[in-house]
RNA sequence: CGCGUCUUGACGGGGUGCUGGCUGUUUGACUUGUUCAGAUAGCCGGCUGAGAUUGCAUCGCAGAACCCGCGACCUGAUCCGGAUAAUACCGGCGUAGGGAUUGAGACCAAGCUAUCG
Numbered sequence: 001c002g003c004g005u006c007u008u009g010a011c012g013g014g015g016u017g018c019u020g021g022c023u024g025u026u027u028g029a030c031u032u033g034u035u036c037a038g039a040u041a042g043c044c045g046g047c048u049g050a051g052a053u054u055g056c057a058u059c060g061c062a063g064a065a066c067c068c069g070c071g072a073c074c075u076g077a078u079c080c081g082g083a084u085a086a087u088a089c090c091g092g093c094g095u096a097g098g099g100a101u102u103g104a105g106a107c108c109a110a111g112c113u114a115u116c117g
Base pairs, nucleotide, nucleotide: 001111004107005106006105007104008103009102010101011069012068013067014066017047018046019045020044021043022042023041024040025039026038027037028036029035030033053063054062055061056060073098074097075096079092080091081090082089
C1' cells in the first nucleotide's frame, strides 16, 4: 500500500399498516327504532415494527423522526403456507428481478513494496 471493518461530512434512496371502544357526520335497508348494516372524521386504547408522524391540502406536495445506499425499499402479489381479533403479523418465494455514493479519518487479513540489521 492493501480486501475489509468502524467513525464522520456531504449527497441521495425509502415506507397506501391492522384493530377495539366512545362521539360526530353521512349513505343504505325496513320492522320506522334509543333499529340494523356500510363509509368516514375526531378522541382514548390494543398489535407488529427502527419508524404507523405533522402541516398544507387532496390521494398529492412539503416537513419531522426513523431506516437504508445492495441484508432499506419496490416488483412478482388480488401469490403460497402458518398464526391472529385482524393485517402489508411470521415464514416461503429469495443465491429472483429492480434499487440510492462519494469525500475524510482510524484500524487492517492474505499478499506486495521500501528501508535498516
Molecule: TPP riboswitch aptamer (THI element)
Organism: Marinobacter sediminicola